[in-house]
Molecule: c-di-GMP-I riboswitch aptamer
Organism: Desulfuromonas sp.
RNA sequence: AUCUCGAAAAGCCAACCUUGGUUUGUUUCAGGGACGGAAAGCUACGGGUCUUACCUGGUUCAUCUGCUGGAUCGCCGAGCUGCCGAA
Numbered sequence: 001a002u003c004u005c006g007a008a009a010a011g012c013c014a015a016c017c018u019u020g021g022u023u024u025g026u027u028u029c030a031g032g033g034a035c036g037g038a039a040a041g042c043u044a045c046g047g048g049u050c051u052u053a054c055c056u057g058g059u060u061c062a063u064c065u066g067c068u069g070g071a072u073c074g075c076c077g078a079g080c081u082g083c084c085g086a087a
Stems, first nucleotide, its partner, number of pairs: 005085002012037002017032005035074001041080003045077003048072004055066001057064002
């Protein structure tokens, strides 16, 4: 120095809820606040899940289907990067 691993130390992120915004919607942004997290940092590459205005077709008139996108990395896998250094 690197890999595995996760004691200690320094820090970091921020669930649910809530306040104010944002979107047709899923969502997302900021403040408060901590459930938790060794990548709960990033990437939508592969799955999963969610959503889909307009338009198309159907229809028991309020919904179904299709098309097209989109969302989620704190759902999983994968890729990239990173702090510290006990056993």